[in-house]
A computed fold for a 353-nucleotide RNA from a candidate division WOR-3 bacterium, annotated as Bacterial RNase P class A.
């Protein structure tokens, strides 16, 4: 001195000309126009991921699907959404002790979509010999027993010994593939391995005993060696279940015909299915189809401290260090995403002392 990862705080203007939305006064013959004065796009306005206000809509009760949502513990704040604080348990990574190791502990830092893989199913491309049914021989290692070869000896008895040779046969420790190879270390032991023995580490069922409210934590005894994904399908386990300012409301305008079908037709806004009760209708016709004519402007929702209604918020000069990402459309709260500047806290690299 650079750089990674986290976090916090801001996020810009003054004058002057022209122009454009709004609101409030004034002039001016109505409509419209002129003057004046204030005022006019962000921390995320972006996504449309969530809650919620607010408006309309939902007739009751049961029973059975369906679909969708949350998901470590506990305390605070909040209508919820989510936020926040301290903790545990997992990955990784850095430092320091202790072990011969395998491993252990302690401290810090970042991340977790953090219920369950021993209930079932399903995937794990290429590499590789082999990817979880005691799987699996590419390089490889073995002279213990078989055979084959040769040499000594020899009681001449296919005896005896030594030596080659990976042919039969034996191995999964060693290297190699791969994100991952069928738990691991250190001894022994073997012809050369292997939990094949012992000691021990590391995970997992189960049970006692104990620390904490609780997630979990220790210690101790038997049995074990069970990859990894549930943001795959699915399991548990608790809770829901229309729509959205183009909601929805007030005014104004209009509101001919013609022809079929028809005894039922609707109200449960996730589907069914029963039962209950409500409104219309049953040939003087409820509702549904077709073919065809008219009418559709205007106001409120929005006094939103901007309030447009195809959509304003602008351009020029001058001074200042103001750049990046980016332009309101019913309103609040939160999430997640994009970016500059400044500042912390941690780690890693170069350099110098």
């Nucleotide at each position: 001195g650079g750089g990674u990862g986290g976090g916090g705080u801001g996020a810009a203007g003054c004058g002057g000309u022209c122009g454009c939305g709004g609101u409030a006064g004034g002039c001016u013959u109505u409509a419209a126009g002129c003057c004046u004065a204030c005022u006019g796009a962000g921390g995320a306005a972006a996504c449309u991921c969530c809650g919620g206000a607010c408006u309309c809509a939902u007739g009751c009760c049961a029973a059975c699907c369906c679909g969708g949502a949350u998901a470590c513990u506990u305390c605070g704040g909040g209508c919820a959404a989510c936020c926040g604080a301290a903790g545990g348990c997992u990955a990784u990574c850095u430092u320091g002790u202790c072990g011969u190791g395998a491993g252990a502990c302690a401290a810090g830092a970042u991340a977790g979509a953090c219920g369950g893989a021993a209930a079932g199913u399903g995937u794990c491309a290429c590499a590789g010999a082999a990817a979880c049914g005691u799987a699996g021989a590419c390089c490889g290692c073995c002279a213990a027993c078989g055979g084959u070869c040769c040499c000594a000896c020899u009681u001449c008895g296919u005896g005896u010994g030594g030596g080659a040779u990976g042919c039969g046969g034996g191995c999964a420790a060693g290297g190699g593939u791969g994100a991952a190879a069928c738990a691991g270390u250190g001894c022994g032991g073997u012809a050369a391995g292997a939990g094949c023995g012992c000691a021990c580490u590391a995970c997992c069922u189960u049970g006692u005993c104990u620390c904490g409210u609780a997630a979990g934590g220790g210690a101790c005894a038997a049995g074990g060696u069970g990859g990894a994904c549930a943001a795959a399908c699915c399991c548990u386990a608790u809770c829901c279940g229309g729509a959205g300012c183009a909601a929805g409301g007030u005014c104004a305008a209009a509101u001919a015909g013609g022809g079929g079908c028809g005894a039922g037709a609707g109200g449960u806004u996730g589907g069914u299915u029963g039962g209950c009760c409500c409104u219309c209708g049953c040939u003087u016709g409820a509702g549904c189809c077709c073919c065809g004519g008219g009418u559709a402007g205007a106001c409120c929702g929005c006094g939103u401290u901007a309030g447009a209604u195809a959509a304003a918020u602008g351009a020029c000069c001058g001074c200042a260090u103001a750049a990046a990402c980016a332009g309101a459309a019913u309103c609040c709260g939160g999430g997640u995403u994009a970016u500059c500047a400044c500042c912390c806290c941690a780690c890693c690299c170069c350099u110098c002392c």
The coordinates come from a structure-prediction model, not an experiment, and the mean pLDDT is 78. The sequence was found by an Rfam model in a public genome assembly. Of the family's consensus pairs, 86% are formed in the model. It matches the Rfam family "Bacterial RNase P class A". Rfam classes the family as a ribozyme.